[in-house]
Molecule: c-di-GMP-I riboswitch aptamer
Organism: Desulfobacterales bacterium
RNA sequence: AAAAUGAAAAGGCAAAGUCACCGAAAGAUGGCGACGCAAAGCUAUGGAUCUAAAGCCGAUGCGGCUAAGACUGCCAGGUUGCCGAU
Numbered sequence: 001a002a003a004a005u006g007a008a009a010a011g012g013c014a015a016a017g018u019c020a021c022c023g024a025a026a027g028a029u030g031g032c033g034a035c036g037c038a039a040a041g042c043u044a045u046g047g048a049u050c051u052a053a054a055g056c057c058g059a060u061g062c063g064g065c066u067a068a069g070a071c072u073g074c075c076a077g078g079u080u081g082c083c084g085a086u
Base pairs, nucleotide, nucleotide: 004086006083012037013036017032018031019030020029022027035073041079042078043077045076046075047074049070050069055065056064057063058062
């Protein structure tokens, strides 16, 4: 110096819920809040999952299919980082 591991210290992020707002919805953003997280930083690249406005099909006030929509705190990949016990 690098890698693995993850003690300590300094910190970081923020689940559910709730309020406001955007959206057809899934969900996103901001405030409060803290379930947890060593990448719970970034990335929609692969898969999984969620929704179905428009579209198509059926039929008759409904149902089904479908992502170009969503999701990184579902799993991976890529990429960038804090500390310095063992």